[in-house]
RNA sequence: UUUGAAAAAAGGCAAACUAUUCGAAAGGGUAGGACGCAAAGCUUAGGGUCUAAAGUACAAGUGACUAUGAUCGCCUGGUUACCAAA
Numbered sequence: 001u002u003u004g005a006a007a008a009a010a011g012g013c014a015a016a017c018u019a020u021u022c023g024a025a026a027g028g029g030u031a032g033g034a035c036g037c038a039a040a041g042c043u044u045a046g047g048g049u050c051u052a053a054a055g056u057a058c059a060a061g062u063g064a065c066u067a068u069g070a071u072c073g074c075c076u077g078g079u080u081a082c083c084a085a086a
Stems, first nucleotide, its partner, number of pairs: 001086004012037002017032006035073001041079003045076003048071003055065002058061001
């Protein structure tokens, strides 16, 4: 520097669910807990998806539209790293 189909070391992360907490919600934090993960490290940059507080329109409502909210454990890209092989 390149590759990682299978196997494997040091170890790492932690879905559902439960408790508590923040949030309008989606969802997030912390503790427990392990379904899984070779980047399930970091980054919302592009796409997708979720939510709709504020806002917009009007036929005026359990309604519609809308991200500036959320998701990197949805995909792609960027970036850093362990191990193994060459």
Molecule: c-di-GMP-I riboswitch aptamer
Organism: Paucisalibacillus sp. EB02